[in-house]
RNA sequence: GCAGUGAACCGGGCAAUCGCUGCCGUCGGCAACCCCGCUGCAGCCCGCCGACCGCGAGGUCGGGGGCGAAGGCGGGAAGUGCCGAGGGGAGAGGAAAGUCCGAACUCCACAGGGCAGUGCGCCGGGUAACACCCGGGCGGGGCGACCCGACGGACAGUGGCACAGAAAACAAACCUCCUGGGGCAACUCAGGGAAGGGUGAAAAGGUGGGGUAAGAGCCCACCGCGUGGCUGGCAACAGACACGGCACGCCAAACCCCGCACGGAGCAAGACCAAAUAGGGAAGCGAAUCGAACGGCCCGUUCGUGCUUCCGGGUAGGUUGCUCGACCCCGCCAGUAAUGUCGGGGCUAGAGGAAUGAUGGCCGCUCCGUCGUUCGCAAGGACGGCGGGGAACAGAAUUCGGCUUACAGGUUCACUGCGGCA
Numbered sequence: 001g002c003a004g005u006g007a008a009c010c011g012g013g014c015a016a017u018c019g020c021u022g023c024c025g026u027c028g029g030c031a032a033c034c035c036c037g038c039u040g041c042a043g044c045c046c047g048c049c050g051a052c053c054g055c056g057a058g059g060u061c062g063g064g065g066g067c068g069a070a071g072g073c074g075g076g077a078a079g080u081g082c083c084g085a086g087g088g089g090a091g092a093g094g095a096a097a098g099u100c101c102g103a104a105c106u107c108c109a110c111a112g113g114g115c116a117g118u119g120c121g122c123c124g125g126g127u128a129a130c131a132c133c134c135g136g137g138c139g140g141g142g143c144g145a146c147c148c149g150a151c152g153g154a155c156a157g158u159g160g161c162a163c164a165g166a167a168a169a170c171a172a173a174c175c176u177c178c179u180g181g182g183g184c185a186a187c188u189c190a191g192g193g194a195a196g197g198g199u200g201a202a203a204a205g206g207u208g209g210g211g212u213a214a215g216a217g218c219c220c221a222c223c224g225c226g227u228g229g230c231u232g233g234c235a236a237c238a239g240a241c242a243c244g245g246c247a248c249g250c251c252a253a254a255c256c257c258c259g260c261a262c263g264g265a266g267c268a269a270g271a272c273c274a275a276a277u278a279g280g281g282a283a284g285c286g287a288a289u290c291g292a293a294c295g296g297c298c299c300g301u302u303c304g305u306g307c308u309u310c311c312g313g314g315u316a317g318g319u320u321g322c323u324c325g326a327c328c329c330c331g332c333c334a335g336u337a338a339u340g341u342c343g344g345g346g347c348u349a350g351a352g353g354a355a356u357g358a359u360g361g362c363c364g365c366u367c368c369g370u371c372g373u374u375c376g377c378a379a380g381g382a383c384g385g386c387g388g389g390g391a392a393c394a395g396a397a398u399u400c401g402g403c404u405u406a407c408a409g410g411u412u413c414a415c416u417g418c419g420g421c422a
Base pairs, nucleotide, nucleotide: 001418002417003416004415005414006413007412008411009410010409012363013362014361016359017358018357020091021090023088024087026085027084028083029082030081031080034076035075036074037073038072039071043067044066045065046064048063049062050061051060052059053058093393097404098403100402101401102400103399104398105266106265107264108263117262118261119260120259121258122136123135124134125133126132137151138149139148140147141146152257153256157255158254159251160250161249174197175196177192178191179190180189181188182187205223206222207221208220209219210218224246225244226243227242228241230239231238232237270320271319272318273317280311281310282309283308284307285306290304291303292302293301294300327346328345329344330343331342333340334339365390366389367388368387369386370385371384372383373382374381375380
């Protein structure tokens, strides 16, 4: 220098104008509540005044005065609610997404046990929990850094293995090979064998040697496989040894078996306040009308209809749940790490048909054209000026931990391979 691998991070910046949604002060107006003063209907009170009655205590009427629920008028103050003016401050993401896992929270259900269903499945650790994360093992891929893996069981049973091929699982024999018979020969019949060829994703251990009529774990060595104990490791597992001549093809993200876990619904959960209308219940009234029951008719009684008051459920609407939380940032320590303890600092949307926007300016990034300077033999590179263009994926809705998916462009760190120079 080129090509790559892994991890962490950013996701334009600055100020301006006009808006949008919450929050916090200020001022003004209105309303209800509260306090004070004045007035004041009804009513009550007075050892006050007058008239009358009574022998008298006293009474009645009128006047005067006082208190005074309600109401009216005026004033005051903190807070509350509504309206208006003006000020301050805040306002989307790394995935807010898919809603795929795991939880918090809430309501419902629940004696105990089982079936069904769903999910998971190497080992150890982390965590509130997980299907997540970290470390390790094993298998596969890559020259390598590194990447990928639902990674229990195929000797419990059932089933499947397309096409091709003779044969796809209690093996089989198309060509070829070998022996014997027949035939002049091509070839054919009987038998042996499964090494070679061919088909296929896969053909019943592999390589080499011996052996044989030809062959074959038929025999031997090594590798693989199986069994056994030994050693190392917490374990998954690994290593070496001995024995076995090879049995046990693949598929469980086919049914299934084994082990473990799991009740359901979700903030439109749930809680509180609560209008109109209709309907429900209780008490009271009942003059009149109407209806029903007491067999019919009259009277009567009861019930309903009617009116008034009260109660409770639910709807619209409002309030809450609601954002301080397994929270964020920095640091020390423990740990290989995930992570955890401790210390310091911070407060960061909380709307509800749903705000977070628009406009122009300057700067930064990048692309194209053109001009100039400079380096180079050249291709081309670097710097600067001018003009024009571009900037992704995407929008919170109870909250959190993950996973997955989308993403223009850019930054940093560590590492790998190849080439060049010293």